[in-house]
Molecule: c-di-AMP riboswitch aptamer (ydaO/yuaA leader)
Organism: Neomoorella sulfitireducens
RNA sequence: UCCACCAGAUCGCCGAAUUUCCUCGGUGGAAAACGGGGGAACCGUUUUCUGGGGUUAAUCCCGGCACUCGAAUCUAAGUGCCGGGUAGGGCCAUCCUGGGUCCGCACCCGGCAGCUAACCCCGUAGGCGUGGAAGGAGGUGGAA
Numbered sequence: 001u002c003c004a005c006c007a008g009a010u011c012g013c014c015g016a017a018u019u020u021c022c023u024c025g026g027u028g029g030a031a032a033a034c035g036g037g038g039g040a041a042c043c044g045u046u047u048u049c050u051g052g053g054g055u056u057a058a059u060c061c062c063g064g065c066a067c068u069c070g071a072a073u074c075u076a077a078g079u080g081c082c083g084g085g086u087a088g089g090g091c092c093a094u095c096c097u098g099g100g101u102c103c104g105c106a107c108c109c110g111g112c113a114g115c116u117a118a119c120c121c122c123g124u125a126g127g128c129g130u131g132g133a134a135g136g137a138g139g140u141g142g143a144a
Stems, first nucleotide, its partner, number of pairs: 001143006011129004018032005033124006043114001049111001051112001052109004060085009088103004094137004
């Protein structure tokens, strides 16, 4: 300098959600690691049914329809559904840039939580199967 590969299920991806030990009769318990919450001073906020707060990427905005209020109608507000955007997040089987693509759920606390040393508490589930062109960097092997 050139060429090939960066690889494939005994493997990987999203996620904190893994590992080890004991008891195994239920499956439970313990530790490590990882993740989250509560909780002083200082600082901040002084905004309290228009409730508020937390986990998560999963928030917010707009439009339409329905319902709730009542003699009737309308408006506002709230709730639900649908649609369109959006904060944000995932997707390249080494990494970065990046034109794309997909998601943008769900749940918990219960009138209460700013930050927060010490300290205290909780979780370690689920889901998926090769996906984003191109460029750059890096690595491995081979050849000259």